Record summary
SAM riboswitch aptamer (S box leader) from Metabacillus mangrovi, 103 nucleotides, folded computationally. Model confidence (mean pLDDT): 83 of 100. It matches the Rfam family "SAM riboswitch aptamer (S box leader)". Its family is annotated with regulation of gene expression in the Gene Ontology. About the family: The SAM riboswitch is found upstream of a number of genes which code for proteins involved in methionine or cysteine biosynthesis in Gram-positive bacteria. RNAcentral holds the sequence, with entries from MGnify.

[in-house]
């Protein structure tokens, strides 16, 4: 850089001790009834292996990944609706940013 996916799923365990939810804005949350991290455990099935005449499908789980809340929401644009002026709110769609996998 390209492609795909991102409202499903995953502990009443041990160590650990105060922080965490990627960064920033603005929110909203989780946390001493114990955060991060490590170990164990688990979930999923992108790659992989097996199966099948083949596609689809099925099985396994070796390589990754993941295990509060949609990628927690938001930031830019458009549309619709409401509130009587290019302002605000809500909803939807798209973009952007990000994460993971494969190349």
């Nucleotide at each position: 850089c390209u492609u795909a996916u991102c409202c499903a799923g995953a502990g009443c365990g041990g160590c650990g001790g105060a922080g965490g939810g990627a960064a920033c804005u603005g929110g909203c949350c989780c946390u001493g009834u114990g955060a991060a991290g490590c170990c164990c455990g688990g979930c999923a099935a992108c790659c992989u292996g097996c199966u099948u005449g083949a596609c689809a499908g099925g099985c396994a789980a070796g390589g990754u990944g993941c295990c509060a809340a949609a990628u927690c929401c938001u930031g830019c644009a458009a549309a619709a609706u409401g509130g009587a002026a290019c302002c605000c709110a809500u909803u939807u769609u798209g973009a952007g940013a990000g994460a993971u996998a494969a190349g």